Overview: Predicted 3D model of a 1400-nucleotide RNA (small-subunit ribosomal RNA) from Chitinophaga jiangningensis. Its Rfam family is "Bacterial small subunit ribosomal RNA".
């Protein structure tokens, strides 16, 4: 807001008769037409009652609106009940109807006529009303009440069926209202003052009634920190949700009250309204219009539109309950009762029950010929039929009114019987029929939290309430299987309570986590010593009233049960009244001395304030002495100085501060206070116990004080010193350092008012173990000890505390009062207010943002922290690298491929101890597909091997030839081999961040742990720290620790000495032989070989030390303090390295990422780096001569010797399976000669030519030899590496791998053989103790500020628009009230006009 309905009724009040029906009449054959208040009834009209109820909504309102309890001696009440009295006359109008008119309409004008239960007049009349007056009683102030007298005023209506119903007046009741008061009732103080009819009085008006409700006059009051006023928000209550309760949140439905009805104002009528479906006016909006004017109000029931996340039918009936009217029948009733829609909520029921294991198939999972799970689940057998479907029956709710009749009754009335009335509804319910038939979803499964696996995905997609999950093995994402929970629902979202003792009344805190005011004085307030007594406000007990019903609880009953409904009880913890008790609190009175104060006598002190005085130092003026620097710093420079500085001396001037004493001291409320003396002044303490008699404590606001810096005015100005200037430092240096220097620092007066104003600890009182130190008193002869009082400190116990810690000076145990806190940031910021000259201070948020911020302690790690100690770590030395050429590895680049891995130390001559093919993993090309190898099963062949041919780059393909064994006569069987089929392949493909094993590194560093005990709430600690000592957590001592383990050391190997045993292939002292070679005999001594032993332990001496141990150019000894070397590597760290040694989970691949083959590549080359070799030369090169090792290797081998060749090497012959033979020559070295400082007789790269060897094969891509060629390089920048003794340096030798070799590498071996170490300040690394920490991925950490782009939140902006509130002024509708000469009316009165107020 379209439309419909939601308030009408009465003809028994009236005039009447538009419409409907009937009797009757006229016309007509009839249908029908016309007439017809005579009748049933009745539109509109007059009149009465109702419409103020019922129904809706929650705008406003913080208020006597609501709740509760009282009061009205200040009031009203239609209808209803009871009682009393009455109901007699008369009159004038007006609707309607009729006539005429205006207008589109709404509506309206005029005329004529008319009725009443409408209106008026007269009569009667009171216990009514008004005025006045007498007596009595009572109270609560005005007063109330009882009973009288006098005077005045005021009533009425009829209808009718004669039963009655209406009407008037009065009294009373009942009901419903009106008014007043106590108490209760949200937030904000960044709202502190508000108020002018305001507060009260007198008088008047007004109202049903009191009242500033209104007005005139008078007074100046009234409210407010116990929160006025203002602002915001909100209907209130019974109750509802939650909670153990106290509380907290809410006020749907139902019930009580209030307010509102388009926004605002106003009155009328009436018993009742300032009236949801009445009126008037203003405004907004919508509609109609003939443009002149009109109409309207769903926050009634339905419904529509819009808005929104979202909320229903334009249904039925008055059958019941209730209401209005009526005598009644009855009419009306979107109240109500029903039905419809919605799983919105609550409750109940079902979707089947029993049996059923080949534990089926299928799905899913796994350790996969099998097992587990879905799962008795299904199939199958049998049973039941709620529900659904169909058929049939079928309610309660209804008892009345009325009518008929009977009984009782004086009247009213009461009772009985009969009859009548059902929207819901053919609904509930009952019976029957057949058949498991008709009926299961949603969320979740990482923890909280019940429930787990697979696949997919790969920080993507996504999840997420919090923690968090996802980067290739996700119980966390998505799907599946399975499971769990709830179930016609389940989950999500929002909100409230709980958990939250996280605003703490019950029931918290404030040293360091948030939190004690900077300090005192003191107002209000709060709290307060002992005794006696009165009162009874708080308090306690009893009784009465009230606390509506519903709700909640208990009991009982009704729907099959329940939800739901009905009845009863209890409860409603509250308020009011009353009687009693008196311990405590309060209050009145009295008393006391212990709290407090006063007094007397002393003591103490850097307490305050003011005046005077003092010396040292500093700076300066003057003078003097004196000469070249002074000053300053890490080092310098700026600066000062020959115009005489610095330094030294003298006289003087100025300002500021007060050395020593001096202290863990003292005083003060705090801030703070320090030379000496005086004045003034405050305080504390002690002793005495004289005085007062609770005078006390705390303290919101308030007042005062309040370091430093700063501000104002005026002084003063020596020192020091923001700003500033200069010099340095530095990448820069608006700093640290230096030279200067102004405000200021000082004084007086006035402001400021803050500090880590700290004990990070408010004040007061009482109680509670001790020890020691110290200050000042007292008593005592006393500076001793002990006692006592007030302070100041340290340690410690109980107790407390999260711990650290506190601990009679509490952070312990209690009491009182004040202040303050409630996650971090934003922020002590913004706005407002107050204060200030300013600077700024006090008070003090929010938006937004984070999931933390924080405290105390623990273990580590770290520190340009500390202490102790070690290491070729530095230092002291020697030799290198970095420069050159080459070798080799890496990066990079290139490439078809340059396979892969290793990347600071801890990759880079590393895997690789040896890439021409092979290796080989890479590339190109050609081939194979159960495959190159092996096992098993089956089939087949009798071979395979070998030989030959074709094709081809080869692999391969293909052809031919040859061809078994054993047993048995044979068939055949077995063995072996080939081929085919099937089945197990294969992968140097990925992941070393899924792994095993192995390895590197810290580090051969001295550490890492455990058991029991003890300490701590705990993490953890102790042991393991401490004092010494050591190479060592090695040992000793001490100790709430006592022991033990892995590490250290030792045990093992090599080597240095000796002994014993043994004596060949090794040896040869003495003897013999000799070809002169240990060759031979012989020897067993020596060397040596290789087995067993010895030896070294700080054992001895001295010094030091408790001991452990250290020291000594000690002794002895082959060796001396671990003799030298090796093997040996704790717990752990680096997600260190390796999936390409091997093994292995997962993934990927299967005519290829597997396998075979040929060729190529791994050997590339502007460049960069690492590791090496050779050099640059004379300590050398070259030539010649000569000497001395060790340890290894050797039959597909090492090869003597001879010959050839310049040589690499070749040929021949020989020895050796090795202490026998051989590789094998050791080289540096020594001697002699030469070169003579040069790119050389140094250096050897590169290149040319010719060869040798290995090998299928030296082109890419081998080594070696000869001849020739003869590059760079003349000792290497910054930087950097190794080494402490048989070491560095230097010199050769051997071996593994290996056909050969790119080996200058690696691993071993011996020869020659140094220098230096003062020492631990520094660099690096490490160990222990301690300390700090905002680090724990552990300093390569953490973290602060600015910033591009983007995003979020919030501001500013020329202006423009809107909302709310207040004030002033102008105008002022309707309306009430008041006034009023002209007009109307006989009059009463009215119209009109004027005035006050007021919405707008």
């Nucleotide at each position: 807001c379209a439309u419909g309905c939601a308030a009408g009724u009465c003809g028994a009040g009236g005039g009447g008769c538009a419409g409907c029906g009937c009797a009757g009449g006229u016309a007509g054959c009839a249908a029908u037409a016309c007439c017809g208040g005579g009748c049933g009834g009745c539109g509109a009209c007059c009149g009465g009652c109702a419409a103020a109820c019922g129904g809706g909504u929650g705008c406003g309102g913080a208020a006597c609106a609501c709740g509760u309890a009282c009061g009205c001696a200040a009031c009203c009440u239609u209808c209803c009940u009871u009682c009393a009295a009455g109901c007699g006359g008369g009159g004038a109008a007006u609707a309607g109807c009729c006539c005429a008119g205006a207008g589109a309409a709404a509506u309206u004008u005029g005329g004529a006529u008319u009725a009443a239960u409408a209106c008026c007049c007269c009569a009667u009349a009171a216990u009514a009303c008004u005025a006045u007056u007498g007596a009595g009683a009572g109270g609560c102030a005005u007063c109330u009440u009882u009973u009288g007298g006098u005077a005045g005023u005021u009533a009425a209506a009829g209808a009718u069926u004669u039963a009655u119903c209406a009407c008037u007046u009065g009294a009373a009741g009942a009901u419903g209202g009106g008014c007043g008061u106590g108490c209760g009732u949200c937030u904000g103080a960044u709202u502190a003052g508000g108020u002018a009819g305001u507060u009260g009085g007198u008088g008047a008006g007004g109202u049903a009634a009191c009242g500033g409700c209104u007005c005139a006059c008078c007074a100046a009051g009234c409210c407010g920190a116990c929160g006025a006023u203002c602002a915001g928000u909100a209907a209130c209550u019974g109750g509802c949700g939650u909670g153990a309760g106290a509380g907290c949140g809410c006020g749907a439905c139902c019930a009580g009250u209030c307010a509102c009805a388009c926004g605002g104002g106003c009155a009328c009528u009436g018993a009742g309204a300032c009236a949801c479906g009445g009126g008037c006016c203003c405004g907004a909006c919508u509609c109609c219009u003939a443009c002149g004017g009109g109409a309207g109000g769903c926050a009634g029931c339905a419904g529509u539109a819009a808005g929104g996340a979202a909320u229903a039918u334009u249904g039925g009936u008055c059958a019941a309950u209730g209401g209005a009217c009526g005598c009644a029948a009855g009419u009306c009733u979107g109240a109500a009762c029903c039905a419809g829609c919605c799983a919105u909520g609550c409750c109940g029921c079902g979707u089947g029950g029993a049996g059923g294991a080949u534990g089926a198939a299928g799905g899913c999972c796994c350790u996969c010929u099998g097992g587990g799970u879905u799962g008795u689940a299904a199939a199958c057998u049998u049973c039941u039929u709620u529900u659904a479907u169909c058929u049939g029956g079928g309610a309660c709710g209804a008892a009345a009114c009325a009518c008929u009749u009977c009984u009782u009754u004086u009247c009213u009335a009461a009772g009985g019987a009969g009859c009548u009335u059902g929207a819901c509804g053919g609904u509930a319910c009952c019976a029957g029929a057949g058949g498991a038939a008709u009926a299961a979803g949603c969320a979740c499964c990482g923890g909280c939290u019940a429930a787990c696996u697979c696949c997919g995905u790969g920080c993507c997609a996504g999840c997420a309430g919090c923690c968090g999950c996802g980067g290739u093995a996700a119980u966390a994402c998505g799907g599946a299987g399975g499971g769990u929970g709830c179930a016609a629902g389940c989950g999500u979202u929002a909100u409230c309570c709980g958990g939250a003792u996280u605003c703490a009344c019950u029931g918290g805190g404030u040293u360091u986590a948030a939190a004690g005011g900077g300090u005192g004085c003191g107002u209000a307030g709060g709290c307060g010593g002992a005794c006696u007594u009165g009162u009874a406000a708080g308090u306690c007990c009893g009784u009465g009233g009230u606390g509506a019903a519903a709700u909640c609880u208990c009991c009982a009953g009704g729907c099959u049960u329940a939800a739901c409904c009905u009845g009863g009880a209890a409860a409603c913890u509250g308020c009011c009244a009353u009687g009693g008790a008196u311990a405590c609190u309060a209050u009145g009175a009295g008393u006391c001395u212990u709290g407090a104060a006063u007094g007397u006598u002393g003591u103490g002190g850097a307490g305050g304030u003011u005046a005077g005085c003092g010396g040292a130092a500093u700076a300066g003026u003057u003078c003097a002495u004196g000469u070249a620097g002074c000053g300053g710093u890490g080092a310098a420079a700026u600066g000062c100085a020959u115009a005489g500085a610095u330094a030294u001396g003298a006289c003087c001037u100025a300002g500021a501060a007060c050395a020593c004493c001096a202290a863990u001291u003292g005083c003060g409320a705090a801030g703070g206070c320090a030379g000496c003396u005086g004045g003034c002044u405050a305080c504390a303490c002690a002793a005495c116990g004289a005085u007062u008699g609770a005078c006390g404590c705390u303290g919101a606001g308030g007042c005062a004080c309040g370091a430093a810096a700063g501000c104002g005015u005026g002084g003063g100005g020596a020192u020091c010193a923001a700003a500033c200037a200069g010099g340095a430092u530095u990448a820069g240096a608006u700093a640290c350092c230096c030279u200067g220097g102004u405000a200021g620092u000082c004084c007086a007066c006035g402001c400021c008012c803050u500090a880590a104003a700290c004990g990070a600890u408010g004040a007061u009182u009482a109680c509670u173990c001790g020890a020691c130190a110290u200050u000042u008193g007292c008593g005592a002869u006393a500076u001793a000890c002990a006692g006592u009082a007030a302070g100041u400190g340290u340690c410690u116990g109980a107790g407390c505390g999260a711990a650290a810690g506190c601990a009679u000076u509490a952070a312990g145990u209690a009491a009182u009062c004040c202040a303050c806190c409630u996650g971090g940031g934003a922020a002590g910021u913004a706005c407002g207010a107050c204060c200030g000259c300013a600077a700024g201070g006090u008070u003090g948020a929010a938006a937004c943002u984070c999931a933390a911020a924080g405290g105390a302690a623990u273990u580590g790690a770290c520190g340009g922290g500390g202490g102790u100690c070690c290491g070729c770590a530095c230092a002291a030395g020697c030799g290198g690298u970095g420069g050159a050429g080459c070798a080799u590895g890496u990066g990079g680049u290139u490439u078809a491929a340059u396979u892969c891995g290793a990347u600071g130390a801890u990759a880079c001559g590393c895997g690789a101890g040896g890439a021409a093919c092979c290796u080989u993993a890479c590339c190109u090309g050609g081939g194979c597909u159960a495959g190159a190898a092996u096992g098993c099963a089956g089939a087949u062949u009798g071979a395979c091997c070998g030989u030959g041919g074709g094709u081809g780059a080869a692999a391969g393909c293909u052809c031919a030839u040859u061809u078994u064994g054993u047993a048995g006569c044979a068939a055949u069987a077995c063995a072996c081999a080939g081929u085919c089929u099937g089945u197990a392949a294969g992968g140097u493909g990925c992941u070393g961040c899924a792994u095993g094993g192995c390895u590197g590194u810290c580090g051969u560093c001295a550490g890492c742990u455990c058991g029991u005990g003890c300490c701590g709430u705990g993490a953890g600690g102790u042991g393991u720290u401490g004092g010494g000592u050591u190479a060592a957590g090695u040992c000793c001592c001490g100790c709430a620790a006592c022991g033990a383990g892995c590490g250290c050391a030792a045990c093992c190997c090599c080597u240095a000495u000796c002994a014993c045993u043994a004596g060949u292939u090794g040896c040869c002292a003495g003897c013999a032989c000799u070809u002169c070679g240990g060759g031979u005999g012989g020897g067993a001594a020596c060397u040596c070989u290789a087995g067993u032993g010895a030896a070294a332990c700080u054992g001895c001496c001295g010094u030091c030390g408790u001991a452990a141990g250290a020291c000594g150019c000690g002794a002895g000894g082959a060796a001396g303090g671990a003799g030298g070397g090796g093997a040996u590597g704790a717990u752990g760290u680096c997600a260190a390295g390796u999936c390409a040694u091997c093994a292995u989970g997962g993934c990927c691949u299967u005519u290829a990422u597997g396998c075979c083959c040929a060729g190529g590549g791994c050997u590339a080359c502007a460049c960069a780096c690492g590791u090496g070799c050779u050099a640059c030369a004379a300590u050398g090169g070259u030539a010649g001569a000569g000497a001395c090792a060790a340890a290894g290797g050797g039959c597909u081998g090492c090869u003597a010797c001879u010959u050839g060749g310049u040589a690499a090497c070749a040929a021949g012959c020989u020895g050796c399976u090795a202490a026998u033979c051989u590789c094998a020559a050791a080289a540096a070295c020594u001697c002699u000669a030469u070169c003579u400082c040069a790119g050389u007789u140094c250096g050897g790269a590169u290149u040319g030519a010719g060869g040798u060897c290995u090998g299928c094969a030296a082109c890419u891509c081998g080594a070696c030899c000869u001849c020739a060629u003869g590059a760079a390089g003349c000792u290497g920048g910054a930087a950097u590496c190794g080494c402490u003794a048989g070491u560095a340096a230097u010199c050769g030798u051997a071996u593994a791998u290996c056909a050969g070799c790119a080996a200058u590498g690696a691993u071993a071996c011996g020869g020659u053989g140094a220098a230096u170490a003062c020492g631990u300040u520094c660099c690096c690394g490490g160990a222990c103790c301690u300390u700090g920490u905002a680090c724990a991925c552990a300093c390569c950490g953490c973290c602060c500020g600015u910033c591009a782009a983007g995003c979020c939140a919030u501001g500013a902006a020329a202006g423009c628009c809107g909302g709310g509130g207040g004030g002033a002024c102008c105008u002022g509708a309707a309306g009430u009230c008041g006034g009023u000469a002209a007009c109307c009316g006989c009059a009463a009165g009215g119209a009109g006009c004027c005035g006050c107020c007021u919405a707008g």
The sequence is in RNAcentral, with records from ENA and SILVA. Its mean pLDDT, the model's own confidence on a scale to 100, is 83.